Bacterial RNase P class A from a Desulfomonilaceae bacterium, 362 nucleotides, folded computationally. Its Rfam family is "Bacterial RNase P class A". The family's RNA type in Rfam is ribozyme. The sequence was found by an Rfam model in a public genome assembly.
[in-house]
RNA sequence: UGGGGGGGGCAAGGCGAUCGCCGGCGCACGACGCGCGGGAGGAAAGUCCGAACUCCGUAGGGCAGGAUGCCGGGUAACUCCCGGAGGGGGUAACCCCAAGGAAAGUGCCACAGAAAGCAGACCGCCUCCGGAUCGCCGGAGGUAAGGGUGAAAGGGUGAGGUAAGAGCUCACCGGUUCUCGUGGUAACACGGGAAGCCAGGUAAACCCCAUCCGGAGCAAGACCAAAUAGAGAAGCGCUUGAGGGCGGCCCGUCCGAUGCUUCCGGGUAGGUCGCUGGAGGCGGCGGGAGACCGUCGUCCUAGAUGAAUGAUCGCCGCCCGUCUAUCGGGAACAGAAUUCGGCUUAUCGCCCACCCCGGACU
Numbered sequence: 001u002g003g004g005g006g007g008g009g010c011a012a013g014g015c016g017a018u019c020g021c022c023g024g025c026g027c028a029c030g031a032c033g034c035g036c037g038g039g040a041g042g043a044a045a046g047u048c049c050g051a052a053c054u055c056c057g058u059a060g061g062g063c064a065g066g067a068u069g070c071c072g073g074g075u076a077a078c079u080c081c082c083g084g085a086g087g088g089g090g091u092a093a094c095c096c097c098a099a100g101g102a103a104a105g106u107g108c109c110a111c112a113g114a115a116a117g118c119a120g121a122c123c124g125c126c127u128c129c130g131g132a133u134c135g136c137c138g139g140a141g142g143u144a145a146g147g148g149u150g151a152a153a154g155g156g157u158g159a160g161g162u163a164a165g166a167g168c169u170c171a172c173c174g175g176u177u178c179u180c181g182u183g184g185u186a187a188c189a190c191g192g193g194a195a196g197c198c199a200g201g202u203a204a205a206c207c208c209c210a211u212c213c214g215g216a217g218c219a220a221g222a223c224c225a226a227a228u229a230g231a232g233a234a235g236c237g238c239u240u241g242a243g244g245g246c247g248g249c250c251c252g253u254c255c256g257a258u259g260c261u262u263c264c265g266g267g268u269a270g271g272u273c274g275c276u277g278g279a280g281g282c283g284g285c286g287g288g289a290g291a292c293c294g295u296c297g298u299c300c301u302a303g304a305u306g307a308a309u310g311a312u313c314g315c316c317g318c319c320c321g322u323c324u325a326u327c328g329g330g331a332a333c334a335g336a337a338u339u340c341g342g343c344u345u346a347u348c349g350c351c352c353a354c355c356c357c358g359g360a361c362u
Stems, first nucleotide, its partner, number of pairs: 001358005007352004013316007021039002024036004041333001045344002048342005053217004065213005070084005086097004100208002105206002107202003122147002124143008155173006174198002176195008221273004230264001232263005243255004280299008318330004
C1' cells in the first nucleotide's frame, strides 16, 4: 500500500435561547400557579423461543399429543450462548451444516430405463438345440465383466478361474461389523487383530430411542365504587295514614300499603393498584480458555391510557458536490405500554483496535 476475515462501539450530533407536552418532588392551596429535576431504541419491531409475575386447574402414574436431538460446560430457563468432536468450502484468517437411529419394522424413490430393492437380461458375451439364401436367423439357458438409462444399478485395481462371467478365489486398497490397546470427562481420534461381511437413498415419511412439557395471559389479576337486578336484615307504617305530588312554608286537596327509610349485598360506568429498583447499569479486583461467576464500590435512568417525549432561532460540528468559500445539498431503520434473557428481521454513515493473503521499499 491493495484485497479479504471476524469482533467491539456510536448513531437527526453538541451548546445556548424561547414557546409547548407527560410524569416526579418541593412550595402555595379556594383556584390559577411558582421552582427544581427527569422524559424512547439498538433494534422499543416480529411475537419466534425461554422465564419472572398473576389467575384457573392439579393425589400419584400412564396413554395420546407436542418440542428438542453429536459431546462437555454456562444460565433462573431456553430451540440461546461458550468450548470441543464429525462433515463440507476457502491459499489463509475464517465460514457453513435439521449433524440420534436406515444393520428393528413399514412406506416412498419423479423422468429415463429391461430392471429402483431379499434386484434386474435392452444391447452385448457364452453354451446348447433347430433352420438357412452360410460373416445369418429363431428358440432354451448361463452371465452383472463391457455398452446404454438414471440423482442413485449391490466396493475399486490386478491376477487366478471360467463356456463366458462373477468376492467365485487370492493380493493390495477402501468401507462395515466385532474385538483389543492408547489418548480424551465425553463425543471421538489414532493404532493392532478377526470376519468376504460389501449392506443404495429418504426419518423437515410413518416409526424407534432419549430428555423435557398443565392452561391462559397485565384486556393477567386485586381493590374502591354512581347505576341496575336481590323472597338479605332492621326500623316505621297499613284508613287512628309512614311517605310522596300540587314551584318555598301552613292549611287544603290528590295518590298511597306487593309501601317508605336505613343498612347489607352486588358489581356496570368511573377510579386506584398491579407499574417500574431489576436474574439492573457502570467501574475496580479476583476466578475461568470462553460463555460466565464471585466480591467491593457507585448510580437511579420514561411509566402514558385517544396515549407525552415536540417546534422555532443562533453558533459550532459530520458527510457529499464545488469556483476550496461567508455557497448548495444530505444525515438511515424506526418509535416504549407488565418486566427480563435470547433469536430473527430493518438500518445512511462514522469510530476503534485485531487477524489473514499479496505487492513495494528499507